[in-house]
Transfer RNA from Candidatus Giovannonibacteria bacterium RIFCSPLOWO2_12_FULL_44_15, 72 nucleotides, folded computationally. The prediction has a mean pLDDT of 83. Its Rfam family is "tRNA". Rfam classes the family as a transfer RNA. It was read from a public genome assembly. NCBI's taxonomy places the organism under Bacteria, Bacteria candidate phyla, Candidatus Giovannoniibacteriota.
Parts: sequence; structure tokens; C1' cells
RNA sequence: UCCCCGGUAGCUCAGCGGUAGAGCAGCUCGCUGUUAACGAGUUGGUCGUAGGUUCGAUCCCUACCCGGGGAG
Repeated sequence: UCCCCGGUAGCUCAGCGGUAGAGCAGCUCGCUGUUAACGAGUUGGUCGUAGGUUCGAUCCCUACCCGGGGAG
């Protein structure tokens, strides 16, 4: 320098153009002598950044940033 993959909740990851989800974690309550476990409820997101396409973008296009791998 070039090519490929990834970046979404605190963490691990889903989400093939139509209001963004799960598990774990957190909070509240129940259960009990207490804790843990278990059960119920619940909070939590400028979807890496900036543009573009579109009636509408996490999703498609371009550039850049960060992480991983490969070629030279």
C1' cells in the first nucleotide's frame, strides 16, 4: 500500500429497507431466619463517524476512524 471480516444496551451477540431485540448483568418486588438460588416486573441505545440514495436506512453506496486476519 492492497484485499477480507467485524464495530448494535454495561458484556456476549441477533436483526436481508418500514417505530431496534435476546441472554447475562443492573434495579424493584415476591419467596426465607439471612444470603444464594428461583419466580414476577422493570430501566437501559446519538446502531463507530461524516456524507449520499430513498417517501423511509442498523440494513444499500462513498470516504474516514477503530479492532482482527491475509497478500506484497